[in-house]
RNA sequence: GGGGAAUUAGCUCAGUCUGGGAGAGCGCUUGCUUCGCAUGUAAGAGGUCGCCGGUUCGAGCCCGGUAUUCUCCA
Numbered sequence: 001g002g003g004g005a006a007u008u009a010g011c012u013c014a015g016u017c018u019g020g021g022a023g024a025g026c027g028c029u030u031g032c033u034u035c036g037c038a039u040g041u042a043a044g045a046g047g048u049c050g051c052c053g054g055u056u057c058g059a060g061c062c063c064g065g066u067a068u069u070c071u072c073c074a
Base pairs, nucleotide, nucleotide: 001073002072003071004070005069006068007067010026011025012024013023020057028044029043030042031041032040050066051065052064053063054062
């Protein structure tokens, strides 16, 4: 220098095929349960979908650029 992959909640990740409700587990908060803790159970908070721009009535998803990480080639 060139090719490929990844980036979504605090952490690990799904969301493909086919654009329309942003989600799961763990963690966190509160109530119940207990003498207390743990477990269990119910509810809740938590998001610039890396960033910028474009297409579209509508974008996590399509297109272009860019940043970071991993990997391959030289």
Molecule: transfer RNA
Organism: Clostridiaceae bacterium